[in-house]
RNA sequence: GUAGAGGCUGCGAUAUUUAUCAGUACUAGUAACGAGUUAAGCACGAUGACUUAUUAGGAAAGGAACUAUCGCCGAAGUUUAUAACUGAUGCUUUAAGGUUAUAUAUCUGGGGAUACAUAUAAUAUAUGUAUAACUGUCACAAACUUGUUUUGUGGGGAGCUAC
Numbered sequence: 001g002u003a004g005a006g007g008c009u010g011c012g013a014u015a016u017u018u019a020u021c022a023g024u025a026c027u028a029g030u031a032a033c034g035a036g037u038u039a040a041g042c043a044c045g046a047u048g049a050c051u052u053a054u055u056a057g058g059a060a061a062g063g064a065a066c067u068a069u070c071g072c073c074g075a076a077g078u079u080u081a082u083a084a085c086u087g088a089u090g091c092u093u094u095a096a097g098g099u100u101a102u103a104u105a106u107c108u109g110g111g112g113a114u115a116c117a118u119a120u121a122a123u124a125u126a127u128g129u130a131u132a133a134c135u136g137u138c139a140c141a142a143a144c145u146u147g148u149u150u151u152g153u154g155g156g157g158a159g160c161u162a163c
Base pairs, nucleotide, nucleotide: 001163002162003161004160007073010072011071012070013069014068015067017065018064026057027056028055029054030053031052032051036044039093040092041091042090076108077107079105080103081102082101083100084099085098086097109135110134113131114130115129116128117127118126119125137155138154139153140152141151142150143149144147
């Protein structure tokens, strides 16, 4: 360099569907209150805003699960940096947050369990850290059943197998 393996649901992307978000935001009517309202500016507001209660309507984004298809086995993800976009439900700007792209950067072999933290509407889920197991792989040691065996210890994906 080429080919390949790992799997209690291997990894990612896309699409359909489903539940959640939520009977929430919001819209309209009625009633009460009475001067503000916004992150800021404009707009709005005594022709009653904002707020509260009630009645009638009533979402979406982000997050998730199943299935299918496609691409794959550093698959991919975290962190950091840079850039762009998004982001307060009338408009504009921006905050927290989010998304995407890039990188001789950074850490992680894999999936799960438990605890904590963060994100989140969330007890879902994701990520990170810790713990003890499981699993894959190689090295070493021991055992007897002498095998493509079992057990123990250790290493790290910059690994392992074949050429």

Description: The RNA shown here (Lysine riboswitch aptamer) has 163 nucleotides and comes from uncultured Romboutsia sp. Of the family's consensus pairs, 100% are formed in the model. Rfam family: Lysine riboswitch aptamer. From the family's description: Riboswitches are metabolite binding domains within certain messenger RNAs that serve as precision sensors for their corresponding targets. The organism belongs to Romboutsia, within Bacteria. Its mean pLDDT, the model's own confidence on a scale to 100, is 77.